RNA sequence: CCGUGCUAGGCGGGGAGCUCGUGGUGCCCUGUACCCCCAAUCCACGUGUGGGGGGCUGAAUCCCCUCCCGAGGCCCGGGCCGCCGUGGGGAAGGCGCCUCGCCGUCGACGUCGAGGGCCGGGUCCUGCGCAACGGGAUCCCGUGAACCGAGUCAGGUCCGGAAGGAAGCAGCUCUCAGCGGGUGCUCCCGUGUGCCGCAGGGUCGCCUGGUCUGAGCCGGCGGCGGGACCCGCGCCCCGUGGCGCCAGGUCGACGGCGGGUGCACGG
Numbered sequence: 001c002c003g004u005g006c007u008a009g010g011c012g013g014g015g016a017g018c019u020c021g022u023g024g025u026g027c028c029c030u031g032u033a034c035c036c037c038c039a040a041u042c043c044a045c046g047u048g049u050g051g052g053g054g055g056c057u058g059a060a061u062c063c064c065c066u067c068c069c070g071a072g073g074c075c076c077g078g079g080c081c082g083c084c085g086u087g088g089g090g091a092a093g094g095c096g097c098c099u100c101g102c103c104g105u106c107g108a109c110g111u112c113g114a115g116g117g118c119c120g121g122g123u124c125c126u127g128c129g130c131a132a133c134g135g136g137a138u139c140c141c142g143u144g145a146a147c148c149g150a151g152u153c154a155g156g157u158c159c160g161g162a163a164g165g166a167a168g169c170a171g172c173u174c175u176c177a178g179c180g181g182g183u184g185c186u187c188c189c190g191u192g193u194g195c196c197g198c199a200g201g202g203u204c205g206c207c208u209g210g211u212c213u214g215a216g217c218c219g220g221c222g223g224c225g226g227g228a229c230c231c232g233c234g235c236c237c238c239g240u241g242g243c244g245c246c247a248g249g250u251c252g253a254c255g256g257c258g259g260g261u262g263c264a265c266g267g
Stems, first nucleotide, its partner, number of pairs: 001267006009057003012030004020046005034054005063260003067256002072251004078246002081244010094233003098227010109216001115213009124201006130194002132191006139182005149174004157166003
């Protein structure tokens, strides 16, 4: 060095989680990598890597180790970081909202009179009146008292020798309180009442009449300028929540460089 037969080893690994701890089932990553049984109200173990059974390979592409790379996971809560939200405070006038003016443009109205000035009326308030409506009183009609209202009181009762007298039920009539109805007149009270009247006040705005004047005036959109305001946005400060990015830490699959590891027999 070659051949044959073996053995250690290998036939996936990792992260989080679970756990006193470790491994496994389950989740995720890697990427291709023997089979069967068991396992989350877990399974096995206290160890060199789950326990049990079987199979293949086998000294190097394959097994072991260092280093590099780095999928992915976890930790931290750092950044005048970004975006979205939220609480408090502040300043100023950047935007919106409000207001005034100028310019442009479009449209409506306007010599059948725009806009403005003056005078008046209405809308508004107060008082009074009138009317309407409602309620009450009055008035009228009807009804209305077993006895305790009135009149008349049959019968009956009482007094009397008699003449006569007395009280009085029922009935009839009338009426009190009350009840029901009607409201013509009168009075009182009230009103989400009134194209009503009178007087006074008020008149910012709106509507309207008269008169004078005589060409503008109103609105939308765009631009520019002035003012006012902290209501909304934006800005600044102090907090706070979510997502993302970048830092920091830790483990680390796949992959890469380098190194290491047998036994027996024969030639």